Background:
The part of an RNA shown here (small-subunit ribosomal RNA, 3' major domain) has 480 nucleotides and comes from an uncultured prokaryote.
[in-house]
Context: one part of a larger RNA
RNA sequence: UGACGGGGGCCCGCACAAGCGGCGGAGCAUGUUGCUUAAUUCGACGCAACGCGAAGAACCUUACCAAGGUUUGACAUCGCCCCCGAAAAGCCAUAGAGAUGUUGGGUCCUUCGGGGCGCUAUACAGGUGGUGCAUGGCUGUCGUCAGCUCGUGUCGUGAGAUGUUGGGUUAAGUCCCGCAACGAGCGCAACCCUUAUCCUAUGUUGCCAGCGCGUAAUGGCGGGGAUGGCGGGGACUCAUGGGAGACUGCCGGGGUCAACUCGGAGGAAGGUGGGGAUGACGUCAAGUCAUCAUGCCCCUUAUGUCUUGGGCUGCAAACAUGCUACAAUGGCCGGUACAGUGGGUUGCGAGCCCGUGAGGGGGAGCGAAUCCCGAAAAGCCGGUCUCAGUUCGGAUUGGGGUCUGCAACUCGACCCCAUGAAGUCGGAGUCGCUAGUAAUCGCAGAUCAGCAACGCUGCGGUGAAUACGUUCCCGGGCCU
Numbered sequence: 001u002g003a004c005g006g007g008g009g010c011c012c013g014c015a016c017a018a019g020c021g022g023c024g025g026a027g028c029a030u031g032u033u034g035c036u037u038a039a040u041u042c043g044a045c046g047c048a049a050c051g052c053g054a055a056g057a058a059c060c061u062u063a064c065c066a067a068g069g070u071u072u073g074a075c076a077u078c079g080c081c082c083c084c085g086a087a088a089a090g091c092c093a094u095a096g097a098g099a100u101g102u103u104g105g106g107u108c109c110u111u112c113g114g115g116g117c118g119c120u121a122u123a124c125a126g127g128u129g130g131u132g133c134a135u136g137g138c139u140g141u142c143g144u145c146a147g148c149u150c151g152u153g154u155c156g157u158g159a160g161a162u163g164u165u166g167g168g169u170u171a172a173g174u175c176c177c178g179c180a181a182c183g184a185g186c187g188c189a190a191c192c193c194u195u196a197u198c199c200u201a202u203g204u205u206g207c208c209a210g211c212g213c214g215u216a217a218u219g220g221c222g223g224g225g226a227u228g229g230c231g232g233g234g235a236c237u238c239a240u241g242g243g244a245g246a247c248u249g250c251c252g253g254g255g256u257c258a259a260c261u262c263g264g265a266g267g268a269a270g271g272u273g274g275g276g277a278u279g280a281c282g283u284c285a286a287g288u289c290a291u292c293a294u295g296c297c298c299c300u301u302a303u304g305u306c307u308u309g310g311g312c313u314g315c316a317a318a319c320a321u322g323c324u325a326c327a328a329u330g331g332c333c334g335g336u337a338c339a340g341u342g343g344g345u346u347g348c349g350a351g352c353c354c355g356u357g358a359g360g361g362g363g364a365g366c367g368a369a370u371c372c373c374g375a376a377a378a379g380c381c382g383g384u385c386u387c388a389g390u391u392c393g394g395a396u397u398g399g400g401g402u403c404u405g406c407a408a409c410u411c412g413a414c415c416c417c418a419u420g421a422a423g424u425c426g427g428a429g430u431c432g433c434u435a436g437u438a439a440u441c442g443c444a445g446a447u448c449a450g451c452a453a454c455g456c457u458g459c460g461g462u463g464a465a466u467a468c469g470u471u472c473c474c475g476g477g478c479c480u
Base pairs, nucleotide, nucleotide: 007480008479009478010477011476012475013474015470016469019433020432021431022430023429026324027323028322029321030320031319032318033317034315035314042053043052064310065309066308067307068306069305070304073124077123091105092104093102094101095100108115109114126299127298129297130296131295135293136292137288138287139286140284142282147186148185149184150183151182152181153162154161155160166177167176168175192276193275194274195273197244198243199242200241201240202239203238207233208232211231212230213229218223247270250264251263252262253261254260326426330385331384332383333382334381335380336379342373343372344371347366348365352361353360354359392423397418398417399416400415401414402413403412439462440461441460442459443458444457445456
């Protein structure tokens, strides 16, 4: 000077408390350990590994294993030789699991410089081989915590101190006051994006209040007038630009006539309005040599490379994260209402027809505010079930199918019929959340032929309870 203390003081955080819902018990999904295996490729290991790298393991991917090939090589550059065809590739035939081999046919483009292909040989290529404790870059974490420093001055023999401490205050080293300090930098905040209100401009593919028209349903006639459908309109919604608005600005109380704080008015919004992006000096020899790059080491008829098949999906067991439940605030059946984000031409695919269904036929429209995905679901209105292992629950298994794809045996998803397991709310313990949040309900997207997605990333619908307080647990900040 730090760090630490079952030392002290002050303060904060879903840290506790107060609440709501879970996990831990069941079944399944996914990841991991372990075991097994020819191989079950590799990495990640308290928080900060374990639905993690992986935003897609049937082949491919693929790095692993077995078997079969190959050696200037699957890929790059340089030189030489050959030749503008006597060629190679592609194509057909044939052997083979294929890679590949064999036989025969077969001959390129050109701006005439050459290109392309091929043969041979050497330098070399190649390595998801090792070392993240040789590294760059990127990332996690403490932590969006309020800290970390510097110049000059002053003090101290010096390490260093001071400033940065103190009194208040703040989300904040935020600001005020004081002070041997005076200033400054990186952080904080603001500037950025989004959302909430208003004004204004523009109205197509968006909208339809008012005005007019038109058809369908419904009606015996008269009549009536759905759907922006048409004329038209810019009111409204919305979209896209531009602006306004919030600043403790105003009033009152407190306070050092300070910073600030409490209450109020007005306001769509009030004291950082909500959310996001943004991560200081550093810590953990944290993670990554398998994104990439890279030093050194290692392999070079193999640790390179090609192929077929298998494996990464194995299963006494254990853990982690989820999904579905155990039911009546519910299950099932019928009717009926209301979103937002997104995606679409190798694509999204309507009306119509066939099928119980997955789906099939067909193909309108749409490179999309136009057309399509598209049905939102919980909700609401009726009916039924009546507390039971059930009309709860859906695992498992048998049979039959659909789709994608060379190919669903190992090892895809989905549909129909049958089957109907455990499970009656979960021990010790433990997790999340303070408001449009938790809980609950569905929808979309990336990856992607298909899909093991119950994952992830977003979107909207319905929509709570509780916080006395800081003694205690955990983490953090300042002073001592």
The prediction has a mean pLDDT of 82. RNAcentral holds the full RNA, with entries from ENA.